[in-house]
Context: one part of a larger RNA
Molecule: small-subunit ribosomal RNA, central domain
Organism: uncultured prokaryote
RNA sequence: CUGGGUGUAAAGGGUUCGUAGGUGGGUUGAUAAGUUGAAUAUGAAAGACCGGAGCUUAACUCCGUGUUUGUGUUCAAAACUGUCAGCCUAGAAUCAGGGAGAGGUAAGCGGAAUUCUAAGUGUAGGGGUGCAAUCCGUAGAUACUUAGAAGAACACCAAAAGCGAAGGCAGCUUACUGGAACUGUAUUGACACUGAGGAACGAAAGCGUGGGUAGCGAAAAGGAUUAGAUACCCUUGUAGUCCACGCCCUAAACGAUGAUAACUAGGUGUUGGGAAUAUUCUCAGUGCCGUAGCUAACGCGUUAAGUUAUCCACCUGAGGAGUACGGUCGCAAGAUUAAAACUC
Numbered sequence: 001c002u003g004g005g006u007g008u009a010a011a012g013g014g015u016u017c018g019u020a021g022g023u024g025g026g027u028u029g030a031u032a033a034g035u036u037g038a039a040u041a042u043g044a045a046a047g048a049c050c051g052g053a054g055c056u057u058a059a060c061u062c063c064g065u066g067u068u069u070g071u072g073u074u075c076a077a078a079a080c081u082g083u084c085a086g087c088c089u090a091g092a093a094u095c096a097g098g099g100a101g102a103g104g105u106a107a108g109c110g111g112a113a114u115u116c117u118a119a120g121u122g123u124a125g126g127g128g129u130g131c132a133a134u135c136c137g138u139a140g141a142u143a144c145u146u147a148g149a150a151g152a153a154c155a156c157c158a159a160a161a162g163c164g165a166a167g168g169c170a171g172c173u174u175a176c177u178g179g180a181a182c183u184g185u186a187u188u189g190a191c192a193c194u195g196a197g198g199a200a201c202g203a204a205a206g207c208g209u210g211g212g213u214a215g216c217g218a219a220a221a222g223g224a225u226u227a228g229a230u231a232c233c234c235u236u237g238u239a240g241u242c243c244a245c246g247c248c249c250u251a252a253a254c255g256a257u258g259a260u261a262a263c264u265a266g267g268u269g270u271u272g273g274g275a276a277u278a279u280u281c282u283c284a285g286u287g288c289c290g291u292a293g294c295u296a297a298c299g300c301g302u303u304a305a306g307u308u309a310u311c312c313a314c315c316u317g318a319g320g321a322g323u324a325c326g327g328u329c330g331c332a333a334g335a336u337u338a339a340a341a342c343u344c
Stems, first nucleotide, its partner, number of pairs: 004315003007298002012312001014201004021194003025088007033081002035077008048067002050064005091191001092188003095184003103177007110154001114150008125136002162169002206247006215241002220236004258311006266289010293300002317344003326337004
């Protein structure tokens, strides 16, 4: 390399869009690039392969209209692939209709709770723990009541539910806005699938500038525990958590399962649409169980890890190492690409 693989053993890119490329529905005609056949030219000799012969054998040497898969030209075939022209509607897209949704962005509003401030009632404790102490409190705390301020998060509904490409999305209202499903089969007529590079998005933490800071809380301090305790527990508490703008680009970014299409028993929940009807059926999603089949087993099983096709990504013993060096990106932190010696 041909292969064999990628849920858990090494291995699916975090996700989508999309360029090149690869692959691509039905039908008619043409063409002859691929494809197939024939002829011809060439394919030096030696060597190699096959079949023989000669040195006593072998190595060795010699012989052959033999082979040497190749390339060019000419002729022919037209099934398949390609190309060109025409047609089609099952893929795809558009249109019309009424519905579903924590999909996104922005603005406004709401109540509960927490903390703080002020006032009132009231008196000796409160808080915290396994037990305590640090801590708060007679300068009046905790508790209760009233008023005010601030920031952050939205109990119940709530679900195996819903939406989104993924990350993710939940109080209410409004504005703007993306996508999907179903029904009708009206329009276009293969316009499709995948996608190296590329672009966009991408939790949390972190970074820059400016705000904000109630609660929580890395660091830090103190109190405990302990042989010690740079921890677990407690009292405080700074960055941060929040907002705007700009970076970072990583996660057990997980279904540890790439995308698309087709085919292969059912049963039972549930969400949305449609039809029917009061039995249900159907399309799209989302769960559980399960047949055939698959799997090393666990398990998967029409939402496949079954049977196939196309395209991309990735793996090839463990450690060294996702490291060094170099490149690219970044303000930095670092990210990405990515070895070898050596050891077993």